[in-house]
RNA sequence: AGGCCUGUAGCUCUAACGGCAGAGCACCCGGCUCCAAACCGGGUGGUUGGGGGUUCAAAUCCCUCCAGGCCUGCCU
Numbered sequence: 001a002g003g004c005c006u007g008u009a010g011c012u013c014u015a016a017c018g019g020c021a022g023a024g025c026a027c028c029c030g031g032c033u034c035c036a037a038a039c040c041g042g043g044u045g046g047u048u049g050g051g052g053g054u055u056c057a058a059a060u061c062c063c064u065c066c067a068g069g070c071c072u073g074c075c076u
Base pairs, nucleotide, nucleotide: 001072002071003070004069005068006067007066010025011024012023013022019056027043028042029041030040031039049065050064051063052062053061
């Protein structure tokens, strides 16, 4: 220098073809219990890595940048 993959809740991940952003764990409140764990009920939590574009509508398509990983090349 070139190519590929990944980036979504605190963590791990889902959301094929563009159409309500979700689950589990964690956390908070409550139930159960003598207390706690486990279990059960409820709840909080997202500028979908940043910016721009296309579209009635973008996590999803296009451009660009950033971060991490892998491969190739070059130099030593």
Molecule: transfer RNA
Organism: Caldifarciminota bacterium SM23_42